About this RNA: Model confidence (mean pLDDT): 82 of 100. Predicted 3D model of a 72-nucleotide RNA (transfer RNA) from a Planctomycetia bacterium.

RNA sequence: GGCCCCGUCGUCUAGCGGUUAGGACACGGCCCUUUCAAGGCCGGGACCGGAGUUCGAUUCUCCGCGGGGUCA
Numbered sequence: 001g002g003c004c005c006c007g008u009c010g011u012c013u014a015g016c017g018g019u020u021a022g023g024a025c026a027c028g029g030c031c032c033u034u035u036c037a038a039g040g041c042c043g044g045g046a047c048c049g050g051a052g053u054u055c056g057a058u059u060c061u062c063c064g065c066g067g068g069g070u071c072a
Base pairs, nucleotide, nucleotide: 001071002070003069004068005067006066007065010025011024012023013022018055027043028042029041030040031039048064049063050062051061052060
């Protein structure tokens, strides 16, 4: 350098054009407990950047950026 795949809460992930962007772990508060752990309830927290298509984009297209694989 060519080609292919991927990019969503702190981490792992669901999503296949119209969802309140959901879940688990983690984090915070409360309950329980003599205390801790476990458990229960509640809460905060995310779509890599830009452009395009569309009435509407996390989702489709293009260009970047980053990561991985492969060929040289």
Source information
The same sequence occurs in records of 2 taxa. Rfam family: tRNA. The family's RNA type in Rfam is transfer RNA. The sequence is in RNAcentral, with records from ENA.